[in-house]
RNA sequence: UGAGUUGACUAGGCAGUCGCUGUCGCGAUCCCGCGAGGGAUUGCGGGGGAGGAAAGUCCGGGCUCCAUAGGACAGGGUGCCAGGUAACGCCUGGGGAGCGUGAGCUUACGGAAAGUGCAGCAGAGAGAAGACCGCCAAGUUUCUUCUGAAGCUUGGUAAGGGUGAAAGGGUGCGGUAAGAGCGCACCGCACCGGGUGGCAACAUCUGGUGGCUAGGUAAACCCCGCCCGGAGCAAGGCCAAAUAGGGACUCCAUGACAUGGUCCGUGUCGAGUCCGGGUAGGCCGCAUGAGGUGUGUGGUGACGCACAUCCUAGAUGAAUGGCUGCCCACGACAGAACCCGGCUUAUAGGUCGACUCGAUCC
RNA sequence: GCGCCCGUAGCUCAGGUGGAUAGAGCGUUGGCCUCCGAAGCCAAAGGCCGCAGGUUCGAGUCCUGCCGGGCGCGCCA
Numbered sequence: 001u002g003a004g005u006u007g008a009c010u011a012g013g014c015a016g017u018c019g020c021u022g023u024c025g026c027g028a029u030c031c032c033g034c035g036a037g038g039g040a041u042u043g044c045g046g047g048g049g050a051g052g053a054a055a056g057u058c059c060g061g062g063c064u065c066c067a068u069a070g071g072a073c074a075g076g077g078u079g080c081c082a083g084g085u086a087a088c089g090c091c092u093g094g095g096g097a098g099c100g101u102g103a104g105c106u107u108a109c110g111g112a113a114a115g116u117g118c119a120g121c122a123g124a125g126a127g128a129a130g131a132c133c134g135c136c137a138a139g140u141u142u143c144u145u146c147u148g149a150a151g152c153u154u155g156g157u158a159a160g161g162g163u164g165a166a167a168g169g170g171u172g173c174g175g176u177a178a179g180a181g182c183g184c185a186c187c188g189c190a191c192c193g194g195g196u197g198g199c200a201a202c203a204u205c206u207g208g209u210g211g212c213u214a215g216g217u218a219a220a221c222c223c224c225g226c227c228c229g230g231a232g233c234a235a236g237g238c239c240a241a242a243u244a245g246g247g248a249c250u251c252c253a254u255g256a257c258a259u260g261g262u263c264c265g266u267g268u269c270g271a272g273u274c275c276g277g278g279u280a281g282g283c284c285g286c287a288u289g290a291g292g293u294g295u296g297u298g299g300u301g302a303c304g305c306a307c308a309u310c311c312u313a314g315a316u317g318a319a320u321g322g323c324u325g326c327c328c329a330c331g332a333c334a335g336a337a338c339c340c341g342g343c344u345u346a347u348a349g350g351u352c353g354a355c356u357c358g359a360u361c362c
Numbered sequence: 363g364c365g366c367c368c369g370u371a372g373c374u375c376a377g378g379u380g381g382a383u384a385g386a387g388c389g390u391u392g393g394c395c396u397c398c399g400a401a402g403c404c405a406a407a408g409g410c411c412g413c414a415g416g417u418u419c420g421a422g423u424c425c426u427g428c429c430g431g432g433c434g435c436g437c438c439a
Stems, first nucleotide, its partner, number of pairs: 001358010012327007020049002023046010051333001055344002058342005063232004070264004075228005080094005095109001096107004110223002115221002117217002132161002134157010169187006188212001189210009236284004246275006255269004277438003291310008328331001363435007372388004381419001390406005412428005
């Protein structure tokens, strides 16, 4: 200096001004209450006011209700090993496999010798298969330059060709009519052991047995291990308002319902669906939490522990915006709705750290 | 906000159990018929099965992630 890999951060800034939405303090008016006090509207002042994804709602948990969440089956999820965590399908570290010159990246990565299924077309043969061409032998016919050649029949043969995504180890020597793990050596594979390293997955070294039987597919059924009760803040609780407290159908004690597959168990005694009617107001839940920041400390790391310190949106037609000035790198994706931990997806520009490969110069 | 479902030709739908070159009706275009049109008959065009990855020899179909569209859900009685 060029190209690249990876981790983290940021998400225009400052000032003025006009607004929006909660909260706190002081005041005014009205209402309720015997009162203490409470509520509504409004004025002034102080202070707060979206994100790294608030998104998709794909996982996991808290919280709430249903039995205190019980048993069995069904169903669903997950899948190398170890750890982290409240939990996870997430994260960290490691192993195997694949890709890359490399830094690094990717990985649904249990079981195909439990069983069942599937493999179109092509091909002779597609599951412990298979003689189409070829090679070889025997018999036979024809031709002949008498050495053989061609054809037919019956066998042998998985070396060679051909088909296919896939054709049942590889190389060499021996062997044979030609061949073949048919035999042998080496490599590979499977099974049973041993040593070393590692918690383990696994790696490496080595002994024996077996000529090799046991191909692919489980994001096909399935088997094995582990996990999962259901519903969701429109959960759920309280107050108020309102009335046609109605009608039809179905089931009804061997029953129905109680959160939604089935049975058992437990509880209740009427219940469910549809039509019609009324009302769609307020309060709580609702923000102090697996919380943030800093320091120290254990750990390779995810993360844990201790101490100190901070309080940081809470709406319900739903609040963050408009204008002006200055500066720069000229501003992307995008707006909380019960709350957290992840994943995935969208995203302009900028900053910092670590590392790799190439070129050039000293 | 929460829960659920669906995307195949211009429109409405089959196919969903992997084996495909993806079908049907209506519509469109051309021809025949007719004086002209409608109806009828004959023929043709039109699809990367919403998008992108993966599993598999092979994906419309199986799996994952996105995109688009639709439906339902308050309380009283």
Molecule: RNase P RNA; transfer RNA
Organism: Candidatus Azotimanducus sp.